[in-house]
RNA sequence: CCUUAUUAAGAGCGAGGGAGGGAAUGGGCCCUGCGAUCUCGCGGCAACCUCACAGGCAGUGAAGGUGCCAAGUCCCACGGAGGCAGGCAUGUCUCCGGCAGAUGAGG
Numbered sequence: 001c002c003u004u005a006u007u008a009a010g011a012g013c014g015a016g017g018g019a020g021g022g023a024a025u026g027g028g029c030c031c032u033g034c035g036a037u038c039u040c041g042c043g044g045c046a047a048c049c050u051c052a053c054a055g056g057c058a059g060u061g062a063a064g065g066u067g068c069c070a071a072g073u074c075c076c077a078c079g080g081a082g083g084c085a086g087g088c089a090u091g092u093c094u095c096c097g098g099c100a101g102a103u104g105a106g107g
Stems, first nucleotide, its partner, number of pairs: 001107007012042005020031003025077004043069003048065002050062004073100001078097008
């Protein structure tokens, strides 16, 4: 980089450290000296790969390899459908799809 699946559930304490952080751009909204983001230890969640049972598929269990443990991937941005407000312009809400990202598996 390509393919594919998932992405509204779930799961925190301690130590270190000392300034911004929540992927990127813009906007919004949040977290943060009552110490965040981050690193390490321990604990936990989940079940993609794996293993056992089963075997047509589905399924049940374990937890070895990953992953994850603020907020839906924090929300929006592009397109479509519908609702509401409005004289129009437009605003706003819901849903669906797309883009981007993240994680797994394969290449």
Predicted 3D model of a 107-nucleotide RNA (SAM riboswitch aptamer (S box leader)) from a bovine gut metagenome. The prediction has a mean pLDDT of 84. The sequence is in RNAcentral, with records from MGnify.